[in-house]
């Protein structure tokens, strides 16, 4: 120089007018405050409130290495084991050696495998060949003939196939090798066999149990033992662990116009029937007595914003995160404020007669009971901290 | 606030139990029939199932995050 991989932050300044919302005041005019990093999606946790105190049980659901952070998390650190990259970094995680159940097409075979080709093997057949040996068949010769004897044959049959077999059928043995597939039930050399195979053996890969070291743990690392070699799915039912009562500021609460005529509370029974926002056992209301008087719909008020808050310093902690002092208030509406217009100044893009003018254009997108996370969206920017390649010193 | 469904070719749907090249109707295009149109008969081509990601050999399906459109409840 290029080319990459992470973190973090900004999200348009200033004036000036004219407005809109809460709060103040010496009240109609001042001052003062007035969207976000995501306010969003509503995808999880938690505060708060209320409910018949949430107690077992079955269901359903969520989450899953390990430690720790935290009000809590499915969230953050940090470590641990794989995975993919040369690297920086980045994704993934409980159990398929508990059952069950799935795997189309292709293939001989797909889940306590499996013989289609190939090897080997038996047995029957057809040919082939034979320095082999037997019989028989044709001729020839010995002998008067018949017998009976010896050669002979490119003949047949019988035996053989070994250092020449080959083809069919049919039956075995083999998983070494072809071939299919995303997946063929360790790898590589050797021994061994008819051929052949962890069927044995070295060596290497991996499980499984042991036992010793380190570590709080996941786990590594060492060494012994077993030929044990088990295949993928669990983001498939399923198992084990942890965890979850339900609703949500329209939760709730207080005034208090109207309509009804009964509420509300304290004893107390436990029948129907109801209620408990999945079910069940459990609980509750539910007859009745007694006291007491309000009732709660419209509107009003209030929960409401000072808070697991921000900012700064000093400690602890590898970090996430935390203790303690200082300082500072930062939106609180309610059909819903937070905006327009001007004018300079940043960014960025186009033209052009070019350290200048002209014109465009400045995102995503908006509070509604807070909060702490997570994922979406985002014009144009800065900042850091690292890899890797090239080139100079 | 809280709950649920849908999204597949121009259009309307069907596949949702994961399996080879995803179905059907209208509609398109092209041939044929007619004097010409129309119906009618024959062939055709049109899709990466809303987007991105993962799980698996293998996704339209499962799983997760996004979008958009609809419905319910207070």
């Nucleotide at each position: 120089g290029g080319a990459g991989u992470c973190g973090g932050g900004c999200g348009g300044g200033c004036u000036g007018u004219c407005g809109c919302g809460g709060c103040g005041u010496u009240u109609u005019a001042c001052g003062u405050c007035g969207a976000g990093g995501a306010a969003a999606g509503u995808c999880c946790g938690g505060g708060c409130u209320c409910c018949g105190c949430a107690g077992g049980g079955c269901a359903a659901g969520a989450c899953g290495c390990u430690g720790g952070a935290u009000a809590a998390c499915g969230u953050c650190c940090a470590g641990g084991g794989g995975a993919a990259g040369c690297g920086a970094u980045u994704c993934c995680c409980g159990g398929c050696a508990a059952g069950u159940g799935c795997a189309a097409c292709a293939g001989a075979a797909a889940g306590c495998a499996g013989a289609c080709c190939g090897c080997c093997u038996u047995g029957c057949u057809u040919c082939c060949g034979g320095c082999u040996c037997c019989g028989g068949c044709u001729g020839c010769g010995g002998u008067u003939u018949u017998u009976c004897c010896g050669c002979u044959c490119u003949c047949c049959g019988a035996c053989c196939g070994u250092c020449a077999g080959a083809g069919g059928c049919a039956g075995g043995g083999u998983a070494a090798g072809g071939g299919u597939g995303a997946a063929a039930g360790g790898g590589u050399g050797g021994c061994g066999u008819a051929a052949g195979a962890g069927a044995c053996c070295a060596c290497c890969g991996g499980c499984u149990g042991g036992u010793u070291u380190g570590g709080c743990g996941a786990c590594a690392a060492a060494u012994c033992a077993g030929g044990c070699c088990a295949g993928g799915u669990a983001u498939a039912c399923c198992c084990c662990g942890u965890c979850u009562g339900g609703a949500g500021c329209a939760a709730g609460a207080c005034c208090a116009a109207a309509u009804a005529g009964g509420a509300a509370a304290g004893c107390g029974u436990c029948a129907a029937g109801g209620c408990u926002g999945g079910c069940c056992c459990g609980g509750c209301c539910g007859a009745g007595c007694u006291u007491u008087c309000g009732g709660g719909u419209a509107g009003g008020u209030u929960g409401c914003u000072a808070g697991a808050c921000g900012c700064g310093g000093c400690g602890g902690g590898u970090a996430a995160c935390u203790g303690c002092c200082g300082u500072g208030c930062c939106a609180g509406a309610g059909g819903a404020a937070u905006g327009a217009c001007a004018g300079c100044c940043g960014c960025c893009c186009c033209g052009c007669a070019a350290u200048g003018c002209g014109g465009g254009g400045u995102a995503c997108a908006g509070a509604a009971c807070c909060c702490g996370g997570c994922u979406u969206a985002c014009a144009g920017c800065c900042c850091g901290a690292c890899u890797c390649c090239u080139u100079a010193u | 606030g809280g709950a649920g469904c849908a999204g597949u070719a121009g259009u309307u749907a069907a596949g949702a139990c994961g399996g080879u090249u995803a179905u059907a109707a209208c509609g398109c295009c092209g041939g044929c029939c007619u004097g010409u149109c129309a119906c009618g008969c024959c062939g055709g081509a049109g899709g990466c199932c809303g987007a991105g990601g993962g799980u698996u050999c293998g996704a339209g399906u499962c799983c997760c995050u996004u979008c958009u459109g609809c419905u319910c409840c207070g």